[in-house]
Fluoride riboswitch aptamer (crcB RNA motif) from a Gemmatimonadota bacterium, 67 nucleotides, folded computationally. Lineage of the source: Bacteria > Pseudomonadati > Gemmatimonadota.
């Protein structure tokens, strides 16, 4: 230097934040949504969903209702 292991500790799960848990990564990673159409095959156009990776409360946001 480079690979591999093991430890700790940290980071990720399509829009914020906190808890709880699950799962993935080891910094050239883990991740970056779905659907149609057109293509130079990877971009280009349209259209949907949801603030969760799963619950749980907050904050927004939308929908009805009543005051």
């Nucleotide at each position: 230097u480079u690979u591999c292991c093991g430890u700790g500790a940290g980071g990720c799960g399509a829009u914020g934040g906190a808890g709880u848990u699950c799962g993935c990564c080891u910094u050239g990673a883990a991740c970056c949504g779905c659907c149609a159409c057109g293509c130079c095959c990877u971009c280009g156009u349209g259209g949907c969903u949801g603030a969760u990776g799963a619950c749980u409360c907050c904050u927004a946001c939308c929908c009805g209702a009543c005051c």